RNA sequence: AAACUGGAGAGUUUGAUCCUGGCUCAGAAUGAACGCUGGCGGCGUGCCUAACACAUGCAAGUCGAACGAGAAAGCCAUGACUUCGGUUGGGCGAGUAAAGUGGCGCACGGGUGAGUAACGCGUAGAUGAUCUACCCUUGAGUUUGGGACAACCUUGCGAAAGCGGGGCUAAUACCGGAUACGACCACGCCAUGGGCGUGGUGAAAGUUAGCCGCUCUGAAGAAGCUAACGCUCGGGGAUGAGUCUGCGUCCUAUCAGCUGGUUGGUAGGGUAACGGCCUACCAAGGCGACGACGGGUAGCUGGUCUGAGAGGAUGAUCAGCCACACUGGCACUGGAACACGGGCCAGACUCCUACGGGAGGCAGCAGUGAGGAAUUUUGCGCAAUGGGGGAAACCCUGACGCAGCAACGCCGCGUGGGUGAUGAAGGCCUUCGGGUCGUAAAGCCCUGUCAGGUGGGAAGAACGGCUUUAGGAUGAAUAAGUCUAGGGUUUGACGGUACCACCAGAGGAAGCACCGGCUAACUCCGUGCCAGCAGCCGCGGUAAUACGGAGGGUGCGAGCGUUAUUCGGAAUUACUGGGCGUAAAGGGCGCGUAGGCGGCUAGGCAAGUCUGAUGUGAAAGCCCCGGGCUUAACCUGGGAAGUGCAUUGGAAACUGUCUGGCUUGAGUAUCGGAGAGGAUGGGGGAAUUCCCGGUGUAGAGGUGAAAUUCGUAGAGAUCGGGAGGAAUACCAGUGGCGAAGGCGCCCAUCUGGACGGUAACUGACGCUGAGGCGCGAAAGCGUGGGGAGCAAACAGGAUUAGAUACCCUGGUAGUCCACGCUGUAAACGAUGAGCACUAGGUGUAGCGGGUAAUCAUUCCUGCUGUGCCGCAGCUAACGCGUUAAGUGCUCCGCCUGGGGACUACGGUCGCAAGACUAAAACUCAAAGGAAUUGACGGGGGCCCGCACAAGCGGUGGAGCAUGUGGUUUAAUUCGACGCAACGCGAAGAACCUUACCUGGGUUUGACAUCCCCGGACGGCCCUAGAAAUAGGGAAUUCUCCUUCGGGAGACCGGGAGACAGGUGCUGCAUGGCUGUCGUCAGCUCGUGUCGUGAGAUGUUGGGUUAAGUCCCGCAACGAGCGCAACCCCUGCCUUUAGUUGCCAUCAUUGAGUUGGGCACUCUAAAGGGACUGCCGGUGUUAAACCGGAGGAAGGUGGGGAUGACGUCAAGUCCUCAUGGCCUUUAUAUCCAGGGCUACACACGUGCUACAAUGGGCGGUACAAAGGGCAGCGAAGCAGCGAUGCGGAGCCAAUCCCAAAAAGCCGUUCACAGUUCGGAUCGGAGUCUGCAACUCGACUCCGUGAAGUUGGAAUCGCUAGUAAUCGCGGAUCAGCAUGCCGCGGUGAAUACGUUCCCGGGCCUUGUACACACCGCCCGUCACACCACGAAAGUCGGCUGUACCAGAAGUGCGUGGGCUAACCGGACGGAGGUCGGAGAGCGGAGGUCAGCAGUCGGAAAGGCAGACCGAAGACUAGAGGGUAAAGGAGUUUUUCCGACAUCCGAUCCCCGAUUUGCGAUCUCCGUCUGGAGGCAGCGUACCAAGGUGUGGUCGGUAAUUGGGGUGAAGUCGUAACAAGGUAGCCGUAGGGGAACCUGCGGCUGGAUCACCUCCUUU
Repeated sequence: AAACUGGAGAGUUUGAUCCUGGCUCAGAAUGAACGCUGGCGGCGUGCCUAACACAUGCAAGUCGAACGAGAAAGCCAUGACUUCGGUUGGGCGAGUAAAGUGGCGCACGGGUGAGUAACGCGUAGAUGAUCUACCCUUGAGUUUGGGACAACCUUGCGAAAGCGGGGCUAAUACCGGAUACGACCACGCCAUGGGCGUGGUGAAAGUUAGCCGCUCUGAAGAAGCUAACGCUCGGGGAUGAGUCUGCGUCCUAUCAGCUGGUUGGUAGGGUAACGGCCUACCAAGGCGACGACGGGUAGCUGGUCUGAGAGGAUGAUCAGCCACACUGGCACUGGAACACGGGCCAGACUCCUACGGGAGGCAGCAGUGAGGAAUUUUGCGCAAUGGGGGAAACCCUGACGCAGCAACGCCGCGUGGGUGAUGAAGGCCUUCGGGUCGUAAAGCCCUGUCAGGUGGGAAGAACGGCUUUAGGAUGAAUAAGUCUAGGGUUUGACGGUACCACCAGAGGAAGCACCGGCUAACUCCGUGCCAGCAGCCGCGGUAAUACGGAGGGUGCGAGCGUUAUUCGGAAUUACUGGGCGUAAAGGGCGCGUAGGCGGCUAGGCAAGUCUGAUGUGAAAGCCCCGGGCUUAACCUGGGAAGUGCAUUGGAAACUGUCUGGCUUGAGUAUCGGAGAGGAUGGGGGAAUUCCCGGUGUAGAGGUGAAAUUCGUAGAGAUCGGGAGGAAUACCAGUGGCGAAGGCGCCCAUCUGGACGGUAACUGACGCUGAGGCGCGAAAGCGUGGGGAGCAAACAGGAUUAGAUACCCUGGUAGUCCACGCUGUAAACGAUGAGCACUAGGUGUAGCGGGUAAUCAUUCCUGCUGUGCCGCAGCUAACGCGUUAAGUGCUCCGCCUGGGGACUACGGUCGCAAGACUAAAACUCAAAGGAAUUGACGGGGGCCCGCACAAGCGGUGGAGCAUGUGGUUUAAUUCGACGCAACGCGAAGAACCUUACCUGGGUUUGACAUCCCCGGACGGCCCUAGAAAUAGGGAAUUCUCCUUCGGGAGACCGGGAGACAGGUGCUGCAUGGCUGUCGUCAGCUCGUGUCGUGAGAUGUUGGGUUAAGUCCCGCAACGAGCGCAACCCCUGCCUUUAGUUGCCAUCAUUGAGUUGGGCACUCUAAAGGGACUGCCGGUGUUAAACCGGAGGAAGGUGGGGAUGACGUCAAGUCCUCAUGGCCUUUAUAUCCAGGGCUACACACGUGCUACAAUGGGCGGUACAAAGGGCAGCGAAGCAGCGAUGCGGAGCCAAUCCCAAAAAGCCGUUCACAGUUCGGAUCGGAGUCUGCAACUCGACUCCGUGAAGUUGGAAUCGCUAGUAAUCGCGGAUCAGCAUGCCGCGGUGAAUACGUUCCCGGGCCUUGUACACACCGCCCGUCACACCACGAAAGUCGGCUGUACCAGAAGUGCGUGGGCUAACCGGACGGAGGUCGGAGAGCGGAGGUCAGCAGUCGGAAAGGCAGACCGAAGACUAGAGGGUAAAGGAGUUUUUCCGACAUCCGAUCCCCGAUUUGCGAUCUCCGUCUGGAGGCAGCGUACCAAGGUGUGGUCGGUAAUUGGGGUGAAGUCGUAACAAGGUAGCCGUAGGGGAACCUGCGGCUGGAUCACCUCCUUU
């Protein structure tokens, strides 16, 4: 000096956006496993599954200094015998091994987590309710006797395990006696078992070593002493343990009631100890929503992982506690066990067996099998640390220390460093230039870690032992033992290890995953919705950065990925830190219990709260500061922290509590008016229906239209009368009342609440409200009434493809009443209740106050209710906004992705229908809210278009042409397919074309470039052939340059390879081009503004236009692409210019033929002209519109060209270009022939017709625009004609094609299958062409089909248009009804915008966004999956009743057995005592005590202590003391003290040999008792059995719904007004979605009206 340091997000719902919300990812971690790979070391870690079963070895022994006994092998200078093999002794081995008695240990250490939801664990306490071996300390003691049992010997049984009988024996084994304290017991006192007093009871064991100072014997020993270790009884300590208590400790209420020793008491038993722990009796308690009881799961903790934290998850290794030891039960021993390596019993299993019986328990260390994704050596050592025993040496120790195996984890190191560009080779890519791997390699110069080799080589070792020195205490001691200090010596599994030095040499040492986004990292090839990938989103259907491979790159690195699990991210359970109008979420509404919360004020207390102190919060770990291994990981010292608990001192603001006060919260009283508030009874009128009667006649009714139905038997209509039920028009109102549901004619009675005044009273009496109780629309149910209308079901009629519906005609429950049930609704404001605060404005209902001297319906104002708009604020937005969804407080209810599921099972309720409560498997990556832009609507508004309408003409019918489909074929090549394919590509298939088919050929190729060789090429002839082609022959010999050698080039032939070629594929890889919406008026941008945002605004609005055209307005202001205009043709005029054009005038001709002319026409160039410019009106003064003038033309004059942003993956790879793929003696190329031309059919587009507005014939008139040299081709001639001959003229305003036709004039035909129509067929020809058979066009003659105006349906056209008529051109040898152009003749109609189609703008709804050709629902069928029900069936756990009862323990008994103790008898042995006395005996005496009394006296009782006469027996004489105790004196008495006296047969002393006597001890035998044991009985009780329940699970014929699945079937329910608005509840019905009735909701479009609001 420190123990302070920390919080990131992303992907995915949509066309896009914001929000809600789930899913997923990036991080860290692990006792891990798997895949690929793997050099070294250090430190750790290693059966998570079968508490499954275990072979084998080891894991608990030790002490000879507790005790008795005691081998063998082997060895020996050994004895004896000997059959010479050996036998038997002796000594050593050795007092050793093994066994036994005994002591201590075996309850520790080690393992595991099955059980346990518990005082089990954690924490803090209690023990005045306890124990504690060994250890420490302290006090006292350690005395005297006795009897056994193992071992051993012997004998018997048994296969074995083992057991029994008899005999001997020791002890620190066992037992008795003595003695003893503060121990224990009893009693008394204080008193919780703590303390005190009295009495009684209860001990012991010795062993080893040393020493003779004292005693004894002879030196030496014994007694004894000393020391050490023990032993006994106590006290204290330490340690350990038992028990009790407060608090904490998982999920489940689909477990709500549990409990009989149960709760308490008394007495007893039991325990070390309290206690129903146990027993008897008594009482009837005890626990529970603060979750009892039950079920499930789980060892708990320190800690560990994660996290910013709070938390969450977890409980391997290490440490503390608990529990267990094959399963269940039981006790014994012991200080401690109900005992892992002890016992007994029962059970299952395994093993042995001679079948009679036995043995066993690895969840100790190794190891085996099994299980499993998965977890190690049958290792070394007690050297260290620790433990047991021992005095010690020492022994034991799978504890432990080490080693081995495993990348299982953490940490460290290495696999080299420098230099090196021809940027080598090679790989990969390539735009073919190059780029990249890449200084990377090689090469050159170095270094030497690790591994390898050689050599050296620790620390861990200090105790202890032995020896020695010095000193201390004990002791009589110089002894022994002991203590302290020092010297020497001895001890290492790891291990020749760590470490060090040297040697050699870059040598031996790099992989794994990933590279679409998240997420760092990109290309090629292969594959072709296949194979595969994938954490989520999602990739793959021929160009895949997503699959597989490769190159390259990125990340990490001896590892890297994957999987699993936990926390995080996840504020996604929200304490920190969320929500509930519409996203999931407010209970249908009230009353109210428990609970929670609670106004102002004073005082007290101190439970909460705050603060200080003390104790504790084990160690390890985390954190800090240090230290030790080279560093780190790791180890270690000290500290900090441990947010907790307990005890204690203090504070008193707040909460609480107690006491007192207050009035503002709440309530009461009184006055007043308002109201569809509720209940009951009574009354009224209108209307419907029915009945009766009258009038009256043919219809009525109903609908989109009809029909069923009613009616000539008299309906409907109309008038009168009557019956009956239900509902109460107008008033009537976002008006009123009620808690909600709900309540509507009038009157009466009863009754609840709110409101406005007044301010008298109470004094916090309040708010909310889990459970609970009550109310609760409609439908429905029960019983009984009632029944007019309406009306589920039902019937009929319609509609329809069907119509179980919508519409119609009928019609039953029901709707109504009474009583009872049901208890649900879109029970909604989708908004719980209460209180307070926070701008306003404006309606409305009720009640007040003020003002105007009086008068308020009017003006101002207060309270209560009920609406709208709106500030701040809030909100995802929509919206809410004093009636909050704003700001706060209190309490309750509810939510946590969608589906499954408003479900199943269970429970409660109900008559039933059903209601309430309420999951899981499985499945999806979304489901959703609000808003945005589109698109769409059988939504709305406005407006266009030959869109409809009004017209004209067609198509659809016929024949033919042509295209297409289909079919056929060797081939009928290919493409185009609604509009927008189909007379389209194709502006022209006989060959060619040609791409197709058949057959015949060629292979550097028919065509291009490069190289080599030869040669001009080419043409001609002959042969074969269908030809291509092949073979042969004859003739001929190119150009340029040249140094004259040759070279170059074009072309041809031959050759090699690069390459050519492909109308092969992909138009969904593309460019380009094109079609279409659509010549529709739209499509956008910049800046600004608004919005969180997508976006909006601009571009909407009012007008106007053909037009987003223009004007005005406006948070917009501008701009771009489109529109328009600019361009072309045409219409008028002018100018210029006149040949090939023209001809008015002049001349001329057959003729503008020729002069002439250029006026006109025309030609072709430049201009003009038209702009709403002018006038009037309308309009907003605008834009503009209407009308008019002028003008050739008037509002875009007409036509064309011109096609915005974009849409359709529209069309085209077969025009062309082009990526990729495929092919290369063929998919290329050449040739011949065939095919594209087929033909039962179907469709499109056309032509010609069906005729008289016509056909035929004759005559006659007028165009425009084009084309022409391999061409147009005139005149003329021939032919009926196609045409031929002919060849003038013309490269064209000159010549030709060329005749225009309809028309006009005339004639004929007379309505017919024709003088219409021309198909088809026969014949004969012409032309083109190498060639008209398949397969051309045309001509002539003949033939003369269908067809008489065309069904449903459908097309074009608005003016020079339709219709009709001809002409030309492209293509082309030839071929046109097609196409593209040209002119001639030349109409009709448009009221209008309701409807069909298409389009534009605004608005609205939306569940659509591939955008309505959208989306989407349900049944049915099929496949798969999980679940429910189910006759049963199987199993787990468990309750209860009964039976049963092993071992064990308690109790009883105990006739059987029995050494110790106590007796008796007899016998034996030993000791002691005795000589007037031991002993026996016991008269009597003394003493105090107890009970009782105020005191005294007397008598007695109880249980004792002491003394003790006579007597019996016996062997004697003297002397002395004065015991137990008593009395007296002093004193009132008592106690204490002192002194004196009395007091025995007592005591002491004194002689003693045998013997005798007495007595004691021991032994033996017999016997009795006590005690013990066996046995038996009994109580409890494990297993087991029987019956009956509960609960959980498996399985099951069958069955039910649910989910998922590619293009299945039926319908169309929902989303738009979804074509009947939808939805909720309920009831009925139906293949299905659904339909219908009743009530409710708006989360319904549209139109109109009312009210309110905003603006004016």